[in-house]
RNA sequence: GGCCCCGUAGUGUAGUGGUUAUCACUCAAGAUUCUGAUUCUUGUAACCCAGGUUCGAAUCCUGGCGAGGCCU
Numbered sequence: 001g002g003c004c005c006c007g008u009a010g011u012g013u014a015g016u017g018g019u020u021a022u023c024a025c026u027c028a029a030g031a032u033u034c035u036g037a038u039u040c041u042u043g044u045a046a047c048c049c050a051g052g053u054u055c056g057a058a059u060c061c062u063g064g065c066g067a068g069g070c071c072u
Base pairs, nucleotide, nucleotide: 001071002070003069004068006066007065010025011024012023018055027043028042029041030040031039048064049063050062051061052060
């Protein structure tokens, strides 16, 4: 230098252009318990950045940034 792939709650992860953006762990509150653990219920918290296409973009396109891999 070229090519490929990835970027979503604190962590991991799903998401075929129209869902209130999914699930698990974590965290907080409550129930249960003599206390704790376990279990149950509820809640908080996220689409890397900019531009474009579209009635509508996490999703498609372009560029940038970052992580990984292959080739030279």
Molecule: transfer RNA
Organism: Agaricus bisporus var. bisporus H97